The prediction has a mean pLDDT of 76. The RNA shown here (Bacterial small signal recognition particle RNA) has 100 nucleotides and comes from an Actinomycetes bacterium. Its Rfam family is "Bacterial small signal recognition particle RNA". The family is grouped with related families in Rfam's "SRP clan". Rfam classes the family as a non-coding RNA gene. Rfam's curators write: The signal recognition particle (SRP) is a universally conserved ribonucleoprotein involved in the co-translational targeting of proteins to membranes. Taxonomically the source falls in Actinomycetes (Bacteria, Bacillati, Actinomycetota). The sequence was found by an Rfam model in a public genome assembly.

[in-house]
RNA sequence: GGCCGGGUCCUGCGCGGCGGGACUUCGUGAAUCGGGUCAGGUCCGGAAGGAAGCAGCCCUAAGCGCUCGGUACCGGGUGUUGCAGGAGCACCUGGCCGGA
Repeated sequence: GGCCGGGUCCUGCGCGGCGGGACUUCGUGAAUCGGGUCAGGUCCGGAAGGAAGCAGCCCUAAGCGCUCGGUACCGGGUGUUGCAGGAGCACCUGGCCGGA
């Protein structure tokens, strides 16, 4: 110096990871203005029985909490990520050949 390859560039399609909010799991959660059951007591009744119903208990709504877990979505100068196509000879790098 020549030839070839690869990367940096662009586009598309994926994988994992990070962040965000949403839903869900779990827990908590109603002095009264949710529900159910309603000891005691109260009321009606001659009685049988019935009615309302405080406390307590249970369930649950709104909400709240927690280290997680699960589901999908969104995002990136995410990753010594993968594949394909394109651009290009500016830079980097590897191989081969030739010359000095």